[in-house]
Overview:
Transfer RNA from an Archaeoglobales archaeon, 72 nucleotides, folded computationally. RNAcentral records the identical sequence in 2 taxa.

RNA sequence: GCCCCCGUAGGGUAGUGGAUAUCCCAGAGGUCUCCGGAACCUCUAACCCGGGUUCAAUUCCCGGCGGGGGCG
Numbered sequence: 001g002c003c004c005c006c007g008u009a010g011g012g013u014a015g016u017g018g019a020u021a022u023c024c025c026a027g028a029g030g031u032c033u034c035c036g037g038a039a040c041c042u043c044u045a046a047c048c049c050g051g052g053u054u055c056a057a058u059u060c061c062c063g064g065c066g067g068g069g070g071c072g
Stems, first nucleotide, its partner, number of pairs: 001071007010025003018055001027043005048064005
């Protein structure tokens, strides 16, 4: 330098052109309890950035940035 893949809550992960963006861990509150850190219930928090296409983009396209891999 070229090619490929990836980027989603604090961590990990699913997802599809139109839902209230999924689940687990963590965190907060509550129920229970002699007491929980167990169990159950509720809540908080996210689509890397900028453009484009579209009635509508987290999803498709282009560029950038970051990470991983391959080739030279």